[in-house]
Context: one part of a larger RNA
Molecule: small-subunit ribosomal RNA, 3' major domain
Organism: Zetaproteobacteria bacterium
RNA sequence: UGACGGGGGCCCGCACAAGCGGUGGAGUAUGUGGUUUAAUUCGAAGCAACGCGCAGAACCUUACCUACCCUUAACAUCCCGAGACAGCUACAGAGAUGUAGUGUUCUCUUCGGAGACUCGGUGAUAGGUGCUGCAUGGCUGUCGUCAGCUCGUGUCGUAAGAUGUCUGGUUAAGUCCAAUAACGAGCGCAACCCCUGUCUUUAGUUACCAUCAUUAAGUUGGGGACUCUAGAGAGACUGCCGGUGUUAAACCGGAGGAAGGCGGGGACGACGUCAAGUCCUCAUGGCCCUUACGGGUAGGGCUACACACGUACUACAAUGGCAGAAACAAACUGACGCUAGGCCGCGAGGCGAUGCAAAUCAGUAAAACACUGUCACAGUCCGGAUUGGAGUCUGCAACUCGACUCCAUGAAGUUGGAAUCGCUAGUAAUCGAUGAUCAGCAAGCAGCGGUGAAUACGUUCCCGGGCCUUGUACA
Numbered sequence: 001u002g003a004c005g006g007g008g009g010c011c012c013g014c015a016c017a018a019g020c021g022g023u024g025g026a027g028u029a030u031g032u033g034g035u036u037u038a039a040u041u042c043g044a045a046g047c048a049a050c051g052c053g054c055a056g057a058a059c060c061u062u063a064c065c066u067a068c069c070c071u072u073a074a075c076a077u078c079c080c081g082a083g084a085c086a087g088c089u090a091c092a093g094a095g096a097u098g099u100a101g102u103g104u105u106c107u108c109u110u111c112g113g114a115g116a117c118u119c120g121g122u123g124a125u126a127g128g129u130g131c132u133g134c135a136u137g138g139c140u141g142u143c144g145u146c147a148g149c150u151c152g153u154g155u156c157g158u159a160a161g162a163u164g165u166c167u168g169g170u171u172a173a174g175u176c177c178a179a180u181a182a183c184g185a186g187c188g189c190a191a192c193c194c195c196u197g198u199c200u201u202u203a204g205u206u207a208c209c210a211u212c213a214u215u216a217a218g219u220u221g222g223g224g225a226c227u228c229u230a231g232a233g234a235g236a237c238u239g240c241c242g243g244u245g246u247u248a249a250a251c252c253g254g255a256g257g258a259a260g261g262c263g264g265g266g267a268c269g270a271c272g273u274c275a276a277g278u279c280c281u282c283a284u285g286g287c288c289c290u291u292a293c294g295g296g297u298a299g300g301g302c303u304a305c306a307c308a309c310g311u312a313c314u315a316c317a318a319u320g321g322c323a324g325a326a327a328c329a330a331a332c333u334g335a336c337g338c339u340a341g342g343c344c345g346c347g348a349g350g351c352g353a354u355g356c357a358a359a360u361c362a363g364u365a366a367a368a369c370a371c372u373g374u375c376a377c378a379g380u381c382c383g384g385a386u387u388g389g390a391g392u393c394u395g396c397a398a399c400u401c402g403a404c405u406c407c408a409u410g411a412a413g414u415u416g417g418a419a420u421c422g423c424u425a426g427u428a429a430u431c432g433a434u435g436a437u438c439a440g441c442a443a444g445c446a447g448c449g450g451u452g453a454a455u456a457c458g459u460u461c462c463c464g465g466g467c468c469u470u471g472u473a474c475a
Stems, first nucleotide, its partner, number of pairs: 001475002003472003007469007015459002019423005026314008034305002042053002064300007073125001077124002079121005087102006106115003127289002130287003136283002138278003141274001143272001148187006154163003167178003193266004198234007208223002212221002237260001240254005316416001320375005332363003337356002342351003382413001387408007429451004434446002
């Protein structure tokens, strides 16, 4: 100087407390461990691995296993020789591939040749998701959006170092003020950026419709007010008033205001820590393989199942289930696409056809809610697992191994031990809708809106963190 303390002081955080809802019990989905297996590819391991890499394993993907094949190679450059290549047919085969037949004769040209492509040959080389993340780059997690981490000059100390950065206030903040052997500065904080909340203005089409006509309908004429769209501006700064305070910084209350003291949310992550993660994105040193640890193909596996754990979904019901009839979103997507109206089917869906590169057309029905009826506390008109049968769709192909529909079946489950998680406001809880990936497949993920709470006395305690101080046989 640090680190540590079941030392002290001050302060903060959904850290506790106060509340609301869960997990832990059930069934299923999904990931992991274990076990099994020819293989169940590999990585991730307290927080910070476990719906993680995977924004989507039937084949492909695919790295694994089995079998069958290739050896200058599937891919790149160079050299030599030949030729257009392709394509088509037959046979063998699981296919890769092989054999036979058929077929065709590229482009430019200074006519020497050159180029692209294919086949054969030769070796230089290719290739490796093989090892090492403890050789690395890059990227990422984490402490933590915590308020810290440092430097120059000066001063102090023999020096390591100290000071500044301490002290008193204050703040979300090393934020600011005062004081001060310090004076300044840098990286962080804040602001500058984006979204959202109010108003003005510009512009009115595909959006809108108050006034006037018109229509089944903002449908059409018309309008430029309103909504909305998207550009430009305004607006909030402790600016004003009162009080407290050191005539400070600031805090408390008030006015005006759509908004008030950081208005709400996002992006943004200092010096560093964990030899944290990744050599399976990519790049790369070293090592290793080279008729194989490379390459191709078919089938299988990654989907196994006594069991254990994590994360979710659905429930156990009456604040509910079912039936009927009827409202109100936002965001987003669409050409190998989204698909209307109509008809067929109980339905998944099918037929056929229309519009739309979309503020114009389509996906699009929002659902919970509200209304009416019924059920009356039951393992039930709760719950939907499982299984049987019949189908639909995608796709060469749904056996291993897809999603969905209909009929039948109707398991566990009556609120969950010890323990444990999230959340402070448009939040929790609850309800639906969209997108990426994607032929098909979402209970996952990402963003979107609807309905919309309770509680916070307080900081003694648990956990994590910051500052000052103290002790130390630790570095």